This is a predicted structure of a 427-nucleotide RNA (Bacterial RNase P class A) from a Gammaproteobacteria bacterium. It matches the Rfam family "Bacterial RNase P class A". By type it is a ribozyme. Its mean pLDDT, the model's own confidence on a scale to 100, is 77. The gene name in the source record is rnpB. The RNAcentral record of the sequence draws on ENA.

RNA sequence: CACGUUGGCUGGGCGGCCGCCCUCGAGCGAGAAUUCGGUCGGGGGAGGAAAGUCCGCGCUCCGACGAGCAGGGUGCCGGGUAACGCCCGGGCGGGGAGACCCGCGGACAGGACCACAGAAAACGACCGCCUCCGGGGUGACCCGGGGGUAAGGGUGAAACGGUGGUGUAAGAGACCACCGGCGGCGGCAGCAAUGCCGCCGGCCAGGCAACCCCCAUCCGGAGCAAGGCCAAGCAGGCGCGAUCGGAACGGCUCGGUUCCUUUGAGCGCCGGGUAGGCUGCACGAGCCGCACGGAGACGUGCGGCCCAGAUAGAUGGUCGCCCAGGGAUCGACUGGAGGGAAGAAGGGCAGUCCCGGGACCUCCCGGGGUGGUCCGUAAACCUGCAGUCCUGACCGGACAGAACGCGGCUUAUAGGCCGACUGCCGU
Numbered sequence: 001c002a003c004g005u006u007g008g009c010u011g012g013g014c015g016g017c018c019g020c021c022c023u024c025g026a027g028c029g030a031g032a033a034u035u036c037g038g039u040c041g042g043g044g045g046a047g048g049a050a051a052g053u054c055c056g057c058g059c060u061c062c063g064a065c066g067a068g069c070a071g072g073g074u075g076c077c078g079g080g081u082a083a084c085g086c087c088c089g090g091g092c093g094g095g096g097a098g099a100c101c102c103g104c105g106g107a108c109a110g111g112a113c114c115a116c117a118g119a120a121a122a123c124g125a126c127c128g129c130c131u132c133c134g135g136g137g138u139g140a141c142c143c144g145g146g147g148g149u150a151a152g153g154g155u156g157a158a159a160c161g162g163u164g165g166u167g168u169a170a171g172a173g174a175c176c177a178c179c180g181g182c183g184g185c186g187g188c189a190g191c192a193a194u195g196c197c198g199c200c201g202g203c204c205a206g207g208c209a210a211c212c213c214c215c216a217u218c219c220g221g222a223g224c225a226a227g228g229c230c231a232a233g234c235a236g237g238c239g240c241g242a243u244c245g246g247a248a249c250g251g252c253u254c255g256g257u258u259c260c261u262u263u264g265a266g267c268g269c270c271g272g273g274u275a276g277g278c279u280g281c282a283c284g285a286g287c288c289g290c291a292c293g294g295a296g297a298c299g300u301g302c303g304g305c306c307c308a309g310a311u312a313g314a315u316g317g318u319c320g321c322c323c324a325g326g327g328a329u330c331g332a333c334u335g336g337a338g339g340g341a342a343g344a345a346g347g348g349c350a351g352u353c354c355c356g357g358g359a360c361c362u363c364c365c366g367g368g369g370u371g372g373u374c375c376g377u378a379a380a381c382c383u384g385c386a387g388u389c390c391u392g393a394c395c396g397g398a399c400a401g402a403a404c405g406c407g408g409c410u411u412a413u414a415g416g417c418c419g420a421c422u423g424c425c426g427u
C1' cells in the first nucleotide's frame, strides 16, 4: 500500500423548558367505609438487532399406563449446553498465491429421473474397423444380407479406468507390467471420524437422496387471547312479598280471616358467567468483577448489583452548546498539461537602397534603412487538473420500537474504534 482475510467493541454526549408510563414517600379533598380524585417531592423508563417468528427450551392447560404406526426434523467424529438445525475442537473433500472460505450419512437394498444434442443417458453399434454368405466386376472394389468389435470418430455437463506391451480377422483387462480408483484382511497411531503401511481380489463401479427410499437418532397437542382469581348489568333458578283476581266462612253489603296450578312492583339469596378488574408479569438457564479448571465452546467458586412493564398500548416535543462525520467557498505551495508561441528579445545570410572613407570608378572597409529567409528561445499571464496545507458557510446521526420470558440463527444497519494475520514494495 491492498475493493486482502478474520475476530471483537461501539452505534452520539451535556443542559434548559413543557409533557408521558411505572413506582415510593408526604400531604389535601370527597365519602359511613372498602376506596376515589387532585398536589408536591425522590427513583426508574427499549435494542444490538426489541425485527423475521426459522429452530430449541422454560412456563401453562389438555390428554396420559406404556409401546408402536403414521407424520415431521436432524445427519462426518468428539465435546459444550436446559436444549437446539446453535457453539467449540478435530477429520475428509473442494476453492484460493496466501491469510482464509465453502461443503459433509448411504448410489453393490430397491424404484424413479437425467433438459438440449446424440445411435445410445445405463449396460450403448450412428459413422468407422474386421469377417462370412449371395450377386456384380478382369481387377481394385461395389451392392444386399448375417455376424464380430467400445481401439478410432462424432454428440454431450456426463459415454462404461490411463500408459505401454502381448494378442487378434479386427478388437477388447482377453492377458501382462506400472499407475489411479474400489473392496476385503492384517498391523500401527487416534476416544472417534480418519490417517499411514503391508498383503490379497475381481480387474473398474456414471450422476442424482432439498425425489421416493434405507439406516441411525429426536419429537404427544395447543399456546400468555396459555392459565388462575374476583365479578357489575341482562337473562335464569329459589325464597319473601305490597298489590290484583278468585274461592271458602256469611241471609246480603263493607270489613276481616283462611286458601289458591292467580297478578306480581320490590327485596334477598344461588350457580354459571359477559363487560370490567386483579394475577400470570419482571430475582432470572440474570448482569458485572475477580480467581480457578479447560486447547476452546464452557464450567465452578467468591464478591457486588437490581435493571422497562404499557394494555390501544408510556419511553416524546422543542431550544442551546458540543464530539464524530460530510462539505460549498476563499487562499497558499508543489507538480505536470494546454494556451501564450502563426514565435517577443537576439543572431546568421541573400536581395535592394542610403551615408562616410580608401582606391579612382564595376572593387574593398565601416555604419544605417527596408524587407525576405533561416536559426533559435524565454517569461509574465490565462485555462482547467492532481497532491499537500489552510479557511470553513451549511448539513449532521444508520437500521430500527419491548408486549410472558430465555438460548440461538437469519435479515437490516450511516459512521467510528481496537486486535490478530496474509500478500506486495521500500529501508
Stems, first nucleotide, its partner, number of pairs: 001423002004421007012322007020045007028037003047399001051410002054408005059223004071219005076090005091104005105214002110212002113207002126153002128149009161179006180204001182201008227279004236270005245260005286305008325395002331389005337383003346375004351370008